Transfer RNA from a Myxococcota bacterium, 76 nucleotides, folded computationally.
[in-house]
RNA sequence: GCCGCAUUGGCUCAGUGGCUAGAGCAUCCGCUUGUCGAGCGGAAGAGCGCGGGUUCGAAUCCCGCAUGCGGCGCCA
Numbered sequence: 001g002c003c004g005c006a007u008u009g010g011c012u013c014a015g016u017g018g019c020u021a022g023a024g025c026a027u028c029c030g031c032u033u034g035u036c037g038a039g040c041g042g043a044a045g046a047g048c049g050c051g052g053g054u055u056c057g058a059a060u061c062c063c064g065c066a067u068g069c070g071g072c073g074c075c076a
Base pairs, nucleotide, nucleotide: 001072002071003070004069005068006067007066010025011024012023013022018056027043028042029041030040031039049065050064051063052062053061
């Protein structure tokens, strides 16, 4: 330098054009328990890496950039 994959709550992931963007873990509150833990119920927390474009409508499609991972190559 080229190619591919990934980037979504604190963490791990789902969501492949239209439902209020969901789940598990973690956190907080409550119930239960002699206490802790476990169990049960509930709450808060993300507008989707960044910038453009297409579309009536974009996390999702297209282009560029950034970061990470993998592969290939070049020079000394």
Rfam family: tRNA.